[in-house]
RNA sequence: GGCUGGAUAGCUCAGUGGUAGAGCGAACGUUUCAUAAGCGUUAGGUCGAGAGUCCGAUCCUCUCUCCAGCCA
Repeated sequence: GGCUGGAUAGCUCAGUGGUAGAGCGAACGUUUCAUAAGCGUUAGGUCGAGAGUCCGAUCCUCUCUCCAGCCA
C1' cells in the first nucleotide's frame, strides 16, 4: 500500500429498512435470625464520527477514526 471482518447498556454479544434487546453486572424490593442463592421491579444507549439514499437508517451507499486478520 491492497483486501476482509468488527465498533450497539458497565462487560460479553444479538438485532438484514418501521418506537433498540438478551445474559452477566448495578440499585431497590421479596425471602432469611443473618448472608448467599432464588424470584420480582427499576435504572443504564446521541447504535464510533460525518454526509448521502429513503416517508422512515443500528441496518443500504460514500468518506474518516480505531481494533483484529490476510496478502505484498
A computed fold for a 72-nucleotide RNA from a bacterium, annotated as transfer RNA. The sequence is in RNAcentral, with records from ENA. It matches the Rfam family "tRNA". It is annotated as a transfer RNA.